[in-house]
RNA sequence: AGAGAAAAAGCCAAACCUGUCGCAAGGCAGGGACGGAAAGCCGCGGGUCCGCUGAAAGUGGAUAGCCGGGUCGCCUCUA
Numbered sequence: 001a002g003a004g005a006a007a008a009a010g011c012c013a014a015a016c017c018u019g020u021c022g023c024a025a026g027g028c029a030g031g032g033a034c035g036g037a038a039a040g041c042c043g044c045g046g047g048u049c050c051g052c053u054g055a056a057a058g059u060g061g062a063u064a065g066c067c068g069g070g071u072c073g074c075c076u077c078u079a
Stems, first nucleotide, its partner, number of pairs: 001078004011036002016031006034065001040071003044068003047063006
């Protein structure tokens, strides 16, 4: 640097439920596991969702477990 998750040590936690914050999308905590080799982190580009708002344009927010990108990183194998 590349590939991989067979092994070993582990890690994260979908839906749903409870509490809580928020106009909402959704977030946080606990329970719970659908899954994940970055399902660690970052709203930079795109998408999707919410609000202003009925349409277009615009604008603010959310989603990193939608895609791409950036960045740090365990183990094994190859060079």
c-di-GMP-I-GGC riboswitch aptamer from Desulfocapsa sp., 79 nucleotides, folded computationally. The sequence was found by an Rfam model in a public genome assembly.